[in-house]
Source information:
Predicted 3D model of a 252-nucleotide part of an RNA (large-subunit ribosomal RNA, domain VI) from Zunongwangia sp. ESRF-bin46. Lineage of the source: Bacteria > Pseudomonadati > Bacteroidota > Flavobacteriaceae > Zunongwangia. The sequence was found in a public genome assembly. Model confidence (mean pLDDT): 88 of 100.
Context: one part of a larger RNA
RNA sequence: CGCAAGAAAUUUGAGUGGAUCUGACUCUAGUACGAGAGGACCGAGUUGGACUAACCUCUGGUGUACCAGUUGUCCCGCCCGGGGCAUUGCUGGGUAGCUACGUUGGGAAGGGAUAAGCGCUGAAAGCAUAUAAGCGCGAAACCCACCACAAGAUGAGAUUUCUUUAAAGGGUCGUGGGAGACUACCACGUUGAUAGGUCACAGGUGUAAGUGCGGUAACGUUCGUAGCCGAGUGAUACUAAUAACCCAUAAG
Numbered sequence: 001c002g003c004a005a006g007a008a009a010u011u012u013g014a015g016u017g018g019a020u021c022u023g024a025c026u027c028u029a030g031u032a033c034g035a036g037a038g039g040a041c042c043g044a045g046u047u048g049g050a051c052u053a054a055c056c057u058c059u060g061g062u063g064u065a066c067c068a069g070u071u072g073u074c075c076c077g078c079c080c081g082g083g084g085c086a087u088u089g090c091u092g093g094g095u096a097g098c099u100a101c102g103u104u105g106g107g108a109a110g111g112g113a114u115a116a117g118c119g120c121u122g123a124a125a126g127c128a129u130a131u132a133a134g135c136g137c138g139a140a141a142c143c144c145a146c147c148a149c150a151a152g153a154u155g156a157g158a159u160u161u162c163u164u165u166a167a168a169g170g171g172u173c174g175u176g177g178g179a180g181a182c183u184a185c186c187a188c189g190u191u192g193a194u195a196g197g198u199c200a201c202a203g204g205u206g207u208a209a210g211u212g213c214g215g216u217a218a219c220g221u222u223c224g225u226a227g228c229c230g231a232g233u234g235a236u237a238c239u240a241a242u243a244a245c246c247c248a249u250a251a252g
Stems, first nucleotide, its partner, number of pairs: 001152001005163007015149004021049007033038001051106005059100004066093005071086006110144003117137004169247004173189005194240003197236005203229003210223001212221003
């Protein structure tokens, strides 16, 4: 821009893409078969491999804005207690998120039309013949079925609702996000839990500082599962989302 008014939702599916894998074991059954040795079809179940999708409850990884320990040095006048730098100084852990080595799921079943192949009925050709007319079975291949996209499918589809005009609706702007390069998308904007803060909880670290006590001291211990705490969950208008502006407006 189009889809001959403008919108908001919900859809149909022409078409397109993806997937399509396979082993071992058990039962049937040591059965059928076979002199024996050996040893099934069909059918039922269990458990794997590779591939693939989603997710983070578990197991791990990461986690340079979390916690603790510790070395050297500089600083906060000194002690105590802290801060900076040294690869995040190093080391031990670790929430959310992101992840695989983790978890869960998938390729199941069925239908249609067939290939090779196997047949029924059956003439030409009194026979025979699966074929000439006709009919049936038959494969991971084909078409459906499963998953995703999809009306620019210009062949532009359908349904419901709104708007008779500063309309309906949309945008700018703001607070943000499991969304994201920007844009877009999604949530919210006081008729409000959108983010921050606060409170509570979960979770991490591991028992703070300061006192008292014991010890000559290093240190230990009490108050005390302490103190601190990024992203998590819930609650709460304390702070910021105020106000305003713009676009749109058909009926020939």